[in-house]
RNA sequence: GCGAUUGCCGACUGGAGAGCGGCGCCGCGCAUGACAGCGCGAUGCGCCCACCGAAGGAGCAAGAAGCCGCGAGGCUUCGAAUCUCUCAGGUACCAAGGACAGCGGGAGCGGC
Numbered sequence: 001g002c003g004a005u006u007g008c009c010g011a012c013u014g015g016a017g018a019g020c021g022g023c024g025c026c027g028c029g030c031a032u033g034a035c036a037g038c039g040c041g042a043u044g045c046g047c048c049c050a051c052c053g054a055a056g057g058a059g060c061a062a063g064a065a066g067c068c069g070c071g072a073g074g075c076u077u078c079g080a081a082u083c084u085c086u087c088a089g090g091u092a093c094c095a096a097g098g099a100c101a102g103c104g105g106g107a108g109c110g111g112c
Base pairs, nucleotide, nucleotide: 001112002111006107008105009104010103012102013101014100019049021048022047023046024045025044026041027040028039029038030037050091051090052089056087057085058084059083063078064077065076066075067074068073
């Protein structure tokens, strides 16, 4: 000096899934002498049900290590995910978020 893997930064690029759910309150419009009533409010609030998994979080297989036991075997720890769970988050379009991938920048171990 270069520097794979890996980590970091980026108002960059791409990026899925699942209710336009129910009830109530509230608001708006229509209506009425006034109530009642009708409609709308996915974007106001509360509760309930259903659902999604790709922020985050949690769980574990093979295997490895250790301990106990004459042995069979038992116990403990480590141990992955896009798998599983669904706490959190999310469920019209848009926006936001988004694992992951690309691009750019940068740090730098092994190594050269």
Glycine riboswitch aptamer from a Burkholderiales bacterium, 112 nucleotides, folded computationally. The sequence was found by an Rfam model in a public genome assembly. The source organism's lineage runs through Bacteria, Pseudomonadati, Pseudomonadota, Betaproteobacteria and Burkholderiales. Its Rfam family is "Glycine riboswitch aptamer". Gene Ontology term of the family: glycine biosynthetic process. The prediction has a mean pLDDT of 81.